The prediction has a mean pLDDT of 84. A computed fold for an 85-nucleotide RNA from Macrococcus sp. DPC7161, annotated as Glycine riboswitch aptamer. The RNAcentral record of the sequence draws on Rfam.

RNA sequence: AUGAGAAUGGUUAGAGAGCAUGAUUAAAUUCAUCGCCGAAGGUGCAAGCAUUGCGAAACUCUCAGGCAAAAGGAUAACCAUUUGA
Numbered sequence: 001a002u003g004a005g006a007a008u009g010g011u012u013a014g015a016g017a018g019c020a021u022g023a024u025u026a027a028a029u030u031c032a033u034c035g036c037c038g039a040a041g042g043u044g045c046a047a048g049c050a051u052u053g054c055g056a057a058a059c060u061c062u063c064a065g066g067c068a069a070a071a072g073g074a075u076a077a078c079c080a081u082u083u084g085a
Stems, first nucleotide, its partner, number of pairs: 005083009018034001020033004035067003041063001042061001044059001048054002
């Protein structure tokens, strides 16, 4: 069960931070130099359990990713499909 919840997909909304500098490239390409952001992903930790550990986050770190637009984007709502308390 006229379906909680979960997963997937679609639609809508969706923040932050240099259109940095130099060389290079067809190119917002690649390399180097600093300066920044946190809401893809990832790291670390409390209470507690209890013990060489397990243990959450939108906290933390900034590895990765990102810093005009585009793309991406945690998350939210609605719809659909599957599963199902």